Molecule: Purine riboswitch aptamer
Organism: Anaerovirgula multivorans
């Protein structure tokens, strides 16, 4: 010095997973039976339906309406699930490796 195997780091790309942001389903919704309270009260339980869909179908807060009777209405905030898609700047600081700059 030059070629040749060998082994390691670092990068890159590509996968996947895991987080996040979306879209679609679904309205976290509705019927219908039974249950239980009344104005300081309006529960609790099941069934069905609802999604090209598996699972959830509930918590909290406001305001009504109901003069004691069997019935609740209205608004708002909050989510998991399935499927699909899309994101990961620089710079800096730590740890780990080969090492003396990756």
């Nucleotide at each position: 010095g030059a070629u040749a195997u060998u082994u390691g780091a670092c990068a890159a790309c590509u996968a996947a997973a895991a987080a996040c942001u979306c879209a679609u389903a679904u309205a976290a919704u509705g019927u219908c039976g039974a249950u239980a309270a009344u104005a300081g009260g309006g529960u609790u339980c099941g069934a069905c339906a609802g999604u090209u869909u598996c699972u959830a179908c509930a918590g909290a807060a406001u305001g009504g309406c109901c003069g004691u009777a069997a019935a609740u209405c209205a608004u708002u905030c909050u989510a998991c699930u399935a499927u699909g898609a899309g994101u990961g700047a620089a710079a800096g600081u730590g740890u780990a490796c080969c090492u003396a700059g990756g």